Two RNAs folded together computationally: RNase P RNA and transfer RNA, 467 nucleotides in total. It holds a member of the Rfam family "Bacterial RNase P class A". By type it is a ribozyme.
RNA sequence: GGAGUCGGGCGGGCUGUCGCGGCGUUUUACGUCGAGGAAAGUCCGGGCUCCGCAGGGCAAGACGCUGGAUAACGUCCAGGGGAAGCGAUUCCCGGCAAGUGCAACAGAAAGCAGACCGCCUUGCUUCCGGCUCCGGCUGCGGUUUUUCCGCUCUCCGACCGUCAGAGGCAGGGUAAGGGUGAAAGGGUGGCGUAAGAGACCACCGGCUGGUUUGGCGACAAAUCAGGCCAGGUAUACCCCGUCUGGAGCAAGACCAAAUAGGAAAGCGUCAAGGCUGGCCCGGCCGAGCUUUCGGGUAGGUUGCUAGACGCGGCGGGUAACUGCCGUGCCAGAGGAAUGACAGCCGCCCCGCAAUGCGGGGUACAGAACCCGGCUUACAGCCCGACUCCUUAU
RNA sequence: GGAGCAGUAGUUAAGACGGUUAUAACGCCGGCCUGUCACGCCGGAGGCCGAGGGUUCGAGUCCCUUCUGCUCCG
Repeated sequence: GGAGUCGGGCGGGCUGUCGCGGCGUUUUACGUCGAGGAAAGUCCGGGCUCCGCAGGGCAAGACGCUGGAUAACGUCCAGGGGAAGCGAUUCCCGGCAAGUGCAACAGAAAGCAGACCGCCUUGCUUCCGGCUCCGGCUGCGGUUUUUCCGCUCUCCGACCGUCAGAGGCAGGGUAAGGGUGAAAGGGUGGCGUAAGAGACCACCGGCUGGUUUGGCGACAAAUCAGGCCAGGUAUACCCCGUCUGGAGCAAGACCAAAUAGGAAAGCGUCAAGGCUGGCCCGGCCGAGCUUUCGGGUAGGUUGCUAGACGCGGCGGGUAACUGCCGUGCCAGAGGAAUGACAGCCGCCCCGCAAUGCGGGGUACAGAACCCGGCUUACAGCCCGACUCCUUAU
Repeated sequence: GGAGCAGUAGUUAAGACGGUUAUAACGCCGGCCUGUCACGCCGGAGGCCGAGGGUUCGAGUCCCUUCUGCUCCG
């Protein structure tokens, strides 16, 4: 200098004028406060509130390496294993050696595999070959002829196919090789065999089981045994383990116009029916008696914002996080405020006669009970750590 | 605040149980027919299934995230 991987942060500033919402006051004017990193999506978790106090079972759903953090989590931190990358780093995570299911097309065969080509072998058959032997035929010779004997043939049959076999049909063996596929049931070499094959052997890889060592653990290393070689898919059903009662601030509480006539509490019964927001058991309401007097729509008040809070310092911890001390108060509306204009400065882009001038732009988005996360959107920037390559010293 | 459904060619839909090159109708384009147009007949083009990622040999289909639209309940 170039390329790249992570982490953190900012999200325009100042002034003036006119407005809006909350609060306060000496009350109609002043003072003070007034959106976000995501306020968003509502995907998780919790606080808070109510319900018939939530007990058991089934179902359903979510999650899934180990340890820790935390109020809790599907989040975060640290570690383990695997995959990708030269690397910084990123991504994934129970079980397919429990059961069931699925795998198009191609291919011979696709799930306690499979014989298409190839290799080997058996039988039959068509050819081919034979220094072999036997028989026959033809021809010649010996013999007077028959008979018999010897020789001969580019002929026929039988036999053999080994140091020449070839083709066809039928059967068998073989998973080494070819070819198909995403995937063909360990790899290399040898031994062995008719040809072959973990059939056997050596080494390597994997798996299962045992032992030892290290680690809280996931796991790792070493070693022994077993030829055990067991494919993929659980983001298919499923199995195992853990967790989940339901509803949500329109929760709920108080005051209280109007309408109706009952309502609330206690005791008590368990028969229809109903409720318990998936179902069952269980539970409750529901007859009656006693006591009390209000009822609760419109509207208003409350819940409501001081909190698992922010900032700073000192400790603990590798870290997530946490303890103590100090300090600060930072929106609380309710058809719902947080805005508009002007000027200057900042940042970006474009043009020109260029240290300037002119024009344009300045994102995503906007609280509604509150927090912790995740995910997504985002103009333009800033900072830090680390990796690789090249060059120079 | 809570719950659900849909997105596939220009339009409307099928395919949703994972399988080869995603189907139909209308529309569009070309040809034939006709004096011309329409109708009719024949042929053809047009999609990366809303977007991104993952699981798998393979995704329109399964899983996750996200965008848009619609509906229901209080």